[in-house]
């Protein structure tokens, strides 16, 4: 430096759920809580999955599809970091 692992120490993060606030909605912040987590750190790059205010455009409704604009890293990959430990 690299790979594997999480048994051990040292900690760490905080799932559903409640309480407030923000938002059209998905969500998301902060407390309260532990369901788990070896990257549950951290980035929206490609997929996935979810919303659909505004805007245009179009109009009788509805369905599909496609753009657009958003959210989700605790959905997957990947990209950057990082403790212990063994080879």
């Nucleotide at each position: 430096a690299u790979c594997a692992g999480a048994a051990a120490a040292a900690g760490g993060c905080a799932a559903a759920c409640c309480c407030a606030u923000u938002g059209a909605g998905a969500a998301a912040u902060g407390g309260g809580g532990a369901c788990g987590c070896a990257a549950a750190g951290u980035u929206a790059c490609a997929g996935a999955u979810c919303c659909g205010u505004a805007u245009u455009u179009a109009c009788a409704u509805a369905g599909c599809u496609u753009u657009c604009g958003g959210a989700u890293g605790g959905c997957u990959g990947a990209g950057c970091u990082g403790c212990c430990u063994g080879a």